[in-house]
Molecule: RNase P RNA; transfer RNA
Organism: Micrococcaceae bacterium
RNA sequence: CGGGAUGGCCAGGCGAUCGCGUGUCACGCAAGUGGCCCGAGGAACGUCCGGGCUCCACAGAACGAGGUGGUGGGUAACGCCCACUCGGGGAAACCCGCAGGCCAGUGCCACAGAGAAUAGACCGCCCGCACUUGUGCGGGUAAGGGUGAAACGGUGGUGUAAGAGACCACCAGCGUUCCAGGUGACUGGAACGGCUCGGUAAACCCCACCCGGAGCAAGGUCAUACAGACUACUGGGUUGUUCGCUCAAUGUAGUCGGGUGGACCGCUUGAGGGCGCCGGCAACGGCGCUCCUAGAUAGAUGAUCGUCACCGCGAUUCGGGUAACCGGCCGCGGCACAGAACCCGGCGUAUCGGCCAUCCCGUCCC
RNA sequence: GGGCCUUUAGCUCAGUUGGUAGAGCAUCGGACUUUUAAUCCGCUGGUCGCGGGUUCGAGUCCCGCAGGGCCCA
Numbered sequence: 001c002g003g004g005a006u007g008g009c010c011a012g013g014c015g016a017u018c019g020c021g022u023g024u025c026a027c028g029c030a031a032g033u034g035g036c037c038c039g040a041g042g043a044a045c046g047u048c049c050g051g052g053c054u055c056c057a058c059a060g061a062a063c064g065a066g067g068u069g070g071u072g073g074g075u076a077a078c079g080c081c082c083a084c085u086c087g088g089g090g091a092a093a094c095c096c097g098c099a100g101g102c103c104a105g106u107g108c109c110a111c112a113g114a115g116a117a118u119a120g121a122c123c124g125c126c127c128g129c130a131c132u133u134g135u136g137c138g139g140g141u142a143a144g145g146g147u148g149a150a151a152c153g154g155u156g157g158u159g160u161a162a163g164a165g166a167c168c169a170c171c172a173g174c175g176u177u178c179c180a181g182g183u184g185a186c187u188g189g190a191a192c193g194g195c196u197c198g199g200u201a202a203a204c205c206c207c208a209c210c211c212g213g214a215g216c217a218a219g220g221u222c223a224u225a226c227a228g229a230c231u232a233c234u235g236g237g238u239u240g241u242u243c244g245c246u247c248a249a250u251g252u253a254g255u256c257g258g259g260u261g262g263a264c265c266g267c268u269u270g271a272g273g274g275c276g277c278c279g280g281c282a283a284c285g286g287c288g289c290u291c292c293u294a295g296a297u298a299g300a301u302g303a304u305c306g307u308c309a310c311c312g313c314g315a316u317u318c319g320g321g322u323a324a325c326c327g328g329c330c331g332c333g334g335c336a337c338a339g340a341a342c343c344c345g346g347c348g349u350a351u352c353g354g355c356c357a358u359c360c361c362g363u364c365c366c
Numbered sequence: 367g368g369g370c371c372u373u374u375a376g377c378u379c380a381g382u383u384g385g386u387a388g389a390g391c392a393u394c395g396g397a398c399u400u401u402u403a404a405u406c407c408g409c410u411g412g413u414c415g416c417g418g419g420u421u422c423g424a425g426u427c428c429c430g431c432a433g434g435g436c437c438c439a
Stems, first nucleotide, its partner, number of pairs: 001362010012308007020039002023036005041337001045348002048346005053215004060243004066210004070084005085099001086097004100206002105204002107200003122145002124141008153171006172196001174193008219265004228256006234248004272291008310334005318327003367438007376391004385422001394408004415431005
């Protein structure tokens, strides 16, 4: 210098004018007006997971349904994160993995092919018989050919009519037992065994673990208005079902009709941020100090102008350079994705661009 | 806030134990007719919304997105 990998940060600055929302102060009988402070994000988004909070038994039992799936740890919890193991990709940095179990059972494996799962004789090889002497019939054979994604271990030998784990040696794989290391997944090794058992569980299923339902329109307080009628009663809370619990007699629920549709609490300080020290490989945890201001309710947080910064294009006047080109000036254009609605922790997705750190590979120079 | 469905030819839709995607209408060509329509025959037409994965093999199974639609409070 070029190419790449990983992690993190920023998301325009300043000024002027106009405008919006909460709070507070002042004025005002009130409506309101004025001053001051503050006023979106890394994803506020999708709503895919997990929790807090609230109500219903502060949540109970059984079945069903659903979810998760290597091991160990972190956490309020998780399907998230960290570390490790195994498998795969890459030359490397590094990246990816829904990564339990098809010797519990059942199902499926199209086409091609002779045969697709206690397999199979199409060609070939061998034996026998027949004759028209290279064909037919019967049998043996899985070593060779062919089909296929996949053909029932591989190599060499013994053996045989030809062959075959039929037998032997070595290797691969599976199972059992044992030894060593590790918390563990697992890794390394030894002995024995039948000699080999196909793939698919993101097919049913089995195993282990987790899981009650609803959601701030939860839930509560005050206020305003009205006209009741019918149905079911044992019904509701309570959801898939059952049990249990609990609430309720002029009660509860449903349907239709009528009517009001305002205010307040919940509501924003929280598993919170920053810095330092300590523990830990890390995720994270502990202690100390310090900081803190969105809370709208049809939904505020914006617009315009100037200037600076950044990016792109143009022009080629200026400077440097042999040149390519670089820098300055000038002009034009651009400046993303997206907008809180109870609150957090994650994941996923969108995003004009810019910056920083570490690492890998290649080339050149010292 | 909560729940569900759908995307396949130009249009409307089928497509089940995963096996190489069809039907009707339309377009085009031919026949019939003086001609057109109707009718009959034939042909063409597909990134199965997009990306990734499982599998020998994916429209179908799994995951993540995108578009469209519906229901409840």